The RNA shown here (Bacterial RNase P class A) has 355 nucleotides and comes from a Lachnospiraceae bacterium. It is recorded under the gene name rnpB. The model forms 97% of the base pairs in the Rfam consensus. Model confidence (mean pLDDT): 76 of 100.
RNA sequence: UAAGUAAGACAGAUGAUCGCGGCUGUCCGGCUGCUUAUGUGCCGGCAGGUGAGGAAAGUCCGGGCUUCACAGGGCAGGAUGCCGGAUAACGUCCGGUGGAGGCGACUCCAAGGCUAGUGCAACAGAGAGAUACAGCCGGUACUUUGUGCCGGUAAUGGUGGAAAGGCAGUGUAAGAGACUACCGUCUGCACGGUAACGGGCAGAGCCAUGUAAACCCCAUCCGAAGCAAGACCGAAUAGAAAGCGACAGGCCGGCCCGGCCUGCUUUCAGGUGGGUCGCUUGAUGCGGCUGGCAACAGCCGUACUAGAUAGAUGAUCAUCCACGACAUAACCCGGCUUACCGUCUUGCUUACAUA
Numbered sequence: 001u002a003a004g005u006a007a008g009a010c011a012g013a014u015g016a017u018c019g020c021g022g023c024u025g026u027c028c029g030g031c032u033g034c035u036u037a038u039g040u041g042c043c044g045g046c047a048g049g050u051g052a053g054g055a056a057a058g059u060c061c062g063g064g065c066u067u068c069a070c071a072g073g074g075c076a077g078g079a080u081g082c083c084g085g086a087u088a089a090c091g092u093c094c095g096g097u098g099g100a101g102g103c104g105a106c107u108c109c110a111a112g113g114c115u116a117g118u119g120c121a122a123c124a125g126a127g128a129g130a131u132a133c134a135g136c137c138g139g140u141a142c143u144u145u146g147u148g149c150c151g152g153u154a155a156u157g158g159u160g161g162a163a164a165g166g167c168a169g170u171g172u173a174a175g176a177g178a179c180u181a182c183c184g185u186c187u188g189c190a191c192g193g194u195a196a197c198g199g200g201c202a203g204a205g206c207c208a209u210g211u212a213a214a215c216c217c218c219a220u221c222c223g224a225a226g227c228a229a230g231a232c233c234g235a236a237u238a239g240a241a242a243g244c245g246a247c248a249g250g251c252c253g254g255c256c257c258g259g260c261c262u263g264c265u266u267u268c269a270g271g272u273g274g275g276u277c278g279c280u281u282g283a284u285g286c287g288g289c290u291g292g293c294a295a296c297a298g299c300c301g302u303a304c305u306a307g308a309u310a311g312a313u314g315a316u317c318a319u320c321c322a323c324g325a326c327a328u329a330a331c332c333c334g335g336c337u338u339a340c341c342g343u344c345u346u347g348c349u350u351a352c353a354u355a
Base pairs, nucleotide, nucleotide: 001351002350003349004348005347006346007345008344009343010342012320013319014318015317016316017315018314020051021050023048024047025046027045028044029043030042031041033040034039053326057337058336060335061334062333063332064331065226066225067224068223072257073256074255075254077222078221079220080219081218082096083095084094085093086092097111098109099108100107101106112217113216117215118214119211120210121209133157134156135153136152137151138150139149140148141147142146165183166182168180169179170178184206185204186203187202188201189200191198192197230277231276232275233274239268240267241266242265243264244263248262249261250260251259252258284303285302286301287300288299289298290297291296
């Protein structure tokens, strides 16, 4: 200098004018509202502070909160799946082990079990857990070359994703774990590590496919519905018919047990669909210290920073610049996934050059 890799920050800025939502006030004015009065309510003005994201998107997970509800057991169902930690919790995150990719920094993994059982594996090929197509060797018959038959063989070739473990030899008629060394596999022992696991020693020729993101087995975990939850206030109305009725009916995600309540279900018809709360002080943000490899935890200090409800952030001008992408909160929070124009900072890796 170039290329990469990991982490983080910003998300147009400044000024002026006009226009929005909400909060606050020893401020001003009005309603002369309510009230015996103190006081309080509403409206307008003024002043001060504040007002959309890193993903607010997806609604994919987990919770807080509310109701069922007084709260259980079992079956079915679902989710996760190496080990150890973090967390309110998670299918998330951190660290590690094993495996795959990359020269490397690093990245990825739906990572328990096929020796519990049951399945599936097209085509090709002789044969997919068993076989002998071609070939090699031996014998024999006919026979110039060659062909037929019998026996041995699984090293060589072919088919295939995969063919009775790999490789180098001994050996053989030709071969073959038939035998030997090394590797692999299985078994046992001790050692290191919390563990997953790792390397080591010894023994045994050891008979071995893949698939569980197939059914399944094993281990762990799991109530449901949802702020349109739910609570209060106000206003208005109109019931009729049928069924069951305590040995009944309804409720508790499905079923059973069990429990709770005393009325419940269906059809037709009618009224109100207005207001307030929930609604933002939080598993919160920022800064510092301590502990920890880290995720994170503890302590101290500091800040209060959207709560709309047909839904607030806009418009104009000027300057600057990186010339602005993806895109706008609706109960809240922790994650994951997806979309995306650019700018900046730091660590590390590789290549080249110079000293």

Description
The organism belongs to Lachnospiraceae, within Bacteria.